[in-house]
Context: one part of a larger RNA
Molecule: large-subunit ribosomal RNA, domain IV
Organism: pig gut metagenome
RNA sequence: CUGUUGUUAAGGAACUCUGCAAAAUUGCUCCGUAAGUUAGCAAGAAGGAGCGCUCCCCUCCGGGGGAGCCGCAGUGAAGAGGCCCAGGUAACUGUUUACCAAAAACACAGCUCUAUGCGAAGGCGCAAGCCGAUGUAUAUGGGGUGAAGCCUGCCCGGUGCCGGAAGAUCAAGGGGAGGGGUCAGCCGCAAGGCGAAGCUCCGAGCCGAAGUCCCGGUGAACGGCGGCCGUAACUAUAACGGUCCUAAGGUAGCGAAAUUCCUUGUCAGGCAAGUUCUGACGCGCAUGAAUGGUAUAAUAAUCUGGGCGCUGUCUCGACAGCAGACUCG
Numbered sequence: 001c002u003g004u005u006g007u008u009a010a011g012g013a014a015c016u017c018u019g020c021a022a023a024a025u026u027g028c029u030c031c032g033u034a035a036g037u038u039a040g041c042a043a044g045a046a047g048g049a050g051c052g053c054u055c056c057c058c059u060c061c062g063g064g065g066g067a068g069c070c071g072c073a074g075u076g077a078a079g080a081g082g083c084c085c086a087g088g089u090a091a092c093u094g095u096u097u098a099c100c101a102a103a104a105a106c107a108c109a110g111c112u113c114u115a116u117g118c119g120a121a122g123g124c125g126c127a128a129g130c131c132g133a134u135g136u137a138u139a140u141g142g143g144g145u146g147a148a149g150c151c152u153g154c155c156c157g158g159u160g161c162c163g164g165a166a167g168a169u170c171a172a173g174g175g176g177a178g179g180g181g182u183c184a185g186c187c188g189c190a191a192g193g194c195g196a197a198g199c200u201c202c203g204a205g206c207c208g209a210a211g212u213c214c215c216g217g218u219g220a221a222c223g224g225c226g227g228c229c230g231u232a233a234c235u236a237u238a239a240c241g242g243u244c245c246u247a248a249g250g251u252a253g254c255g256a257a258a259u260u261c262c263u264u265g266u267c268a269g270g271c272a273a274g275u276u277c278u279g280a281c282g283c284g285c286a287u288g289a290a291u292g293g294u295a296u297a298a299u300a301a302u303c304u305g306g307g308c309g310c311u312g313u314c315u316c317g318a319c320a321g322c323a324g325a326c327u328c329g
Stems, first nucleotide, its partner, number of pairs: 001324008010315002014313001019310001027051005036041001038147001052069007070074001082308007089300002094106002110145007122131003149294003153225003158222002160218005167213003173207002178202005185194003226244005253287001254284001265281005
């Protein structure tokens, strides 16, 4: 010097991205215990006191009462929660990247849309057959959302889906007007021309389904939810007016947010000092309602900020044990 373990004056987070790591707390009995709350919880909240040994008394034999003794220390060693305050997110217990991610991701009860009337829809299989289900709409499949509370606004123009006995378009097919090829025959001196039946090749009008067009409906379907100008007796602002565009112009909420570029926005709180944090404001670059909005008690090896306790994290190092490194062998 390296690893590991232990101790450390005074200070006590000044360390650092971050109290990371370490320290501290720790058992049992008794006392005591706030906000909030879905009344279950929060809660072991927090915060305190006691704990050994000897003798005596009582006893329901668990324990209780009294007198005394020793030590720095009595759950005498070991093992055995640190706590509080305030926010974000996810309701919760669960699940996950076997071997860098355990989470706010997935799942979840609940809510909702949709399909399906039974030889169900859906799925596997070429089929037979099987699952669904020895079930039957309080069932089963699929999509979305994600407990409970309060709620879930406007737009159906586009796309999708659903409905629609008319009309337009439209395939195979039906149908066959008409035309072509061939040639018995006929005409012609010849070259050539005409040409029935049959066979064969085309083939118009007309009749032809779904679909599409068209007409409606539908948002807890995919999705979308404006601009400019002016105006009030200080100023500022604009309840108000004008105008253009749109299918309709963002409602309730929330909001510098896990979303805010400008931005360390502004104000307030906390600190002596705060790009973080909390509460407000709203001018939302680019919030917003089951791609759910908002607010939540409880829960969390979750994320963020603050505090108490505690400490070698640090000021700033030091010492010691063990194992190495180094020398000899």